[in-house]
């Protein structure tokens, strides 16, 4: 350098709760918090769950699959 595969996590992420704010809602931001994470980084491209609407429309990457990218160890 390329390919495989995951057992241990200095460092990293932060679910359930819960305060404060936004927001019609689904959800989100920050604080506290740790159930879990090897992509639980980022992208709504398929598929799914949900809000809301006359209708156009939003949300969710810690639901499943793609795609981008990146740590650490073994071989």
């Nucleotide at each position: 350098u390329a390919a495989a595969u995951u057992u241990a996590a200095a460092g990293c992420c932060a679910a359930a709760c819960u305060u404060u704010g936004a927001g019609c809602g689904a959800u989100c931001a920050a604080g506290g918090g740790a159930c879990g994470g090897a992509a639980a980084a980022c992208c709504a491209c398929g598929g799914g769950g949900c809000u809301a609407u006359a209708a156009c429309a939003g949300u969710c990457a810690g639901c499943c699959g793609g795609g981008u990218u990146g740590c650490a160890a073994u071989u």